[in-house]
About this RNA:
Predicted 3D model of a 477-nucleotide part of an RNA (small-subunit ribosomal RNA, 3' major domain) from a metagenome. The RNAcentral record of the full RNA draws on SILVA.
Context: one part of a larger RNA
RNA sequence: UGACGGGGACCCGCACAAGCGGUGGAGGAUGUGGUUCAAUUCGACGCAACGCGAAGAACCUUACCAAGGCUUGACAUCCAGAGAAUCCCCUGGAAACAGAGGAGUGCCUUCGGGAACUCUGAGACAGGUGGUGCAUGGCUGUCGUCAGCUCGUGUCGUGAGAUGUUGGGUUAAGUCCCGCAACGAGCGCAACCCUCGAUGUUAGUUGCCAUCAGGUAAUGCUGGGCACUCUAGCGUGACUGCCGGUGAUAAACCGGAGGAAGGUGGGGACGACGUCAAGUCAUCAUGCCCCUUACGCCUUGGGCUACACACGUCCUACAAUGGCCGGGACAGCGGGUAGCUAAACCGCGAGGUGGAGCGAAUCCCCCAAACCCGGUCCCAGUUCAGAUUGUAGGCUGCAACUCGCCUACAUGAAGGAGGAAUCGCUAGUAACCGUAGAUCAGCAUGCUGCGGUGAAUACGUUCCCGGGUCUUGUACA
Numbered sequence: 001u002g003a004c005g006g007g008g009a010c011c012c013g014c015a016c017a018a019g020c021g022g023u024g025g026a027g028g029a030u031g032u033g034g035u036u037c038a039a040u041u042c043g044a045c046g047c048a049a050c051g052c053g054a055a056g057a058a059c060c061u062u063a064c065c066a067a068g069g070c071u072u073g074a075c076a077u078c079c080a081g082a083g084a085a086u087c088c089c090c091u092g093g094a095a096a097c098a099g100a101g102g103a104g105u106g107c108c109u110u111c112g113g114g115a116a117c118u119c120u121g122a123g124a125c126a127g128g129u130g131g132u133g134c135a136u137g138g139c140u141g142u143c144g145u146c147a148g149c150u151c152g153u154g155u156c157g158u159g160a161g162a163u164g165u166u167g168g169g170u171u172a173a174g175u176c177c178c179g180c181a182a183c184g185a186g187c188g189c190a191a192c193c194c195u196c197g198a199u200g201u202u203a204g205u206u207g208c209c210a211u212c213a214g215g216u217a218a219u220g221c222u223g224g225g226c227a228c229u230c231u232a233g234c235g236u237g238a239c240u241g242c243c244g245g246u247g248a249u250a251a252a253c254c255g256g257a258g259g260a261a262g263g264u265g266g267g268g269a270c271g272a273c274g275u276c277a278a279g280u281c282a283u284c285a286u287g288c289c290c291c292u293u294a295c296g297c298c299u300u301g302g303g304c305u306a307c308a309c310a311c312g313u314c315c316u317a318c319a320a321u322g323g324c325c326g327g328g329a330c331a332g333c334g335g336g337u338a339g340c341u342a343a344a345c346c347g348c349g350a351g352g353u354g355g356a357g358c359g360a361a362u363c364c365c366c367c368a369a370a371c372c373c374g375g376u377c378c379c380a381g382u383u384c385a386g387a388u389u390g391u392a393g394g395c396u397g398c399a400a401c402u403c404g405c406c407u408a409c410a411u412g413a414a415g416g417a418g419g420a421a422u423c424g425c426u427a428g429u430a431a432c433c434g435u436a437g438a439u440c441a442g443c444a445u446g447c448u449g450c451g452g453u454g455a456a457u458a459c460g461u462u463c464c465c466g467g468g469u470c471u472u473g474u475a476c477a
Stems, first nucleotide, its partner, number of pairs: 001477002003474003007471007015461002019425005026316008034307002042053002064302007073125001077124002079121005086103003090099003107114002127291002130289003136285002138280003141276001143274001148187006154163003167178003193268004198236007207226002212223003239262001242256005318418001322377007334365003339358002344353003384415001389410007431453007
């Protein structure tokens, strides 16, 4: 100087408390451990691994296993020889591949040849998701959006170092003020950026009968118009600016006015010096080591989907604040041409036929659901719950046996609110409800967004956890 203390002081955080909803019990989905297996590819392991890499394992993917094949190789550059390229057919085969036959003769040219492509041969070389994340770059997680981490000069100390950065106030903040052997400065904080909230203006093939006219069974349907809504560009607006009080007359805090918004207005992007030899050699790049008729490459099939168990994360429930039936209402974000797919018709339905429109404020996905009204069920393993299984179908795809999703009918399991323990959340939040998108042929209870309905509670900081500042002890570095 740090680190540590079941030392002290002060302060903060859904850290506790106060409250609401869960997990832990059940069934299922998914990841992991374990076990099994020819293989169940690999990585991730307290927080910070475990719906994680995987924003989509039937083949492919695929790295694993078995079998069948290749050896200058699936891919790159160079040399020599042959042939345009390319297309079709036959035999063996699961395919890869091996063998055989035919069509075809292009472009440039100084007529030597050349360019692209294919085949053959020799070797330089290719290739490796083989090892090492404890050799690395890059990227990322975490402490932590915590308020810290440092430097120059000066001063003090023999020196390590100290001072500044401590102190008195204050703040979300090393934020600001005052003081002070310090005076300044840098990286962080804040602001500048995006978005939501108010308004002005510009602009009107979306919106409006607001105003005028026409028309319909009905509808902005038509003429017409940008007033309003909206869309999307540029501005305005919030600064403790104003008033009162407290305070050292400071910084600031409390209350108020005005205002759409008030003291960082809500949310996002943004992550200091560093820590964990944290994670990643399997995104990529890369040193070294290793393989080279194989640890490389191709193909078919299998596996990654196994199952006595154990754990994590979720979904659905156990019902009456509910289930079912009928009727009625209101979104937002997005996506669409190898696409989204309307009307109409067929089917109980998944879906099929059909083909209008739309490269989309114009058409489509697209009837949101919870909700409201009426009816029914009457507390029961039930008109709760839906696992499991049977049968019949639909869709995608070369192909749904291993191993997809969906529909109808039948079947109806466990489950009566979950022990010890444990998680999230402070407001348009939790909880509940649906909806869109990425990935994607198909496949979502996952993920990332979006809107609808919309709470309760916070006395307080003694205690648990994590963190910051000062101080103290130390046989630790």